[in-house]
RNA sequence: UUCUUAUCAAGAGAGGUCGAGGGUAUGGCCCUAUGACGCCUCAGCAACCUUCAAUGUUUUAUUGAAAAGGUGCUAAUUCCUACAAGUUUUUUAACUUGGAAGAUAAGAA
Numbered sequence: 001u002u003c004u005u006a007u008c009a010a011g012a013g014a015g016g017u018c019g020a021g022g023g024u025a026u027g028g029c030c031c032u033a034u035g036a037c038g039c040c041u042c043a044g045c046a047a048c049c050u051u052c053a054a055u056g057u058u059u060u061a062u063u064g065a066a067a068a069g070g071u072g073c074u075a076a077u078u079c080c081u082a083c084a085a086g087u088u089u090u091u092u093a094a095c096u097u098g099g100a101a102g103a104u105a106a107g108a109a
Stems, first nucleotide, its partner, number of pairs: 001109008013042005021031003027080002043074003048070002050066006078101001083098006
C1' cells in the first nucleotide's frame, strides 16, 4: 500500500511548545491570535486485540467481569452533505433506507 471481516447516535482534557491554519474529498456549516493543526507531558474514555468466568457446542459462538499489556480515542453523529431508491409534501423542503468515501481494530498478501 492492497484485500477481508467488524464497528462508527455513547464516552472521555488540562498544562507546555509552536505560530496559521484545521474539521478526508464537494457544497455548507463550524473551530481558530481568548492561539488552531502538529509535537511533548500528565490525566482520562472505551473495550478491537488480550485475560478470567459461565453457558452452549466441538471449532468456535454468546453473555458477564477486568484493565496489567498492544492499539485507538478525548469540538460538533464519521459535524451535515455529495451517489441511488423511496415516503410526506408542493417547496425545492423535510425525512427514511442503502451505497460510496473515510476512521479504528484484527487477520491476510

SAM riboswitch aptamer (S box leader) from Gottfriedia endophytica, 109 nucleotides, folded computationally. RNAcentral holds the sequence, with entries from Rfam. Model confidence (mean pLDDT): 78 of 100.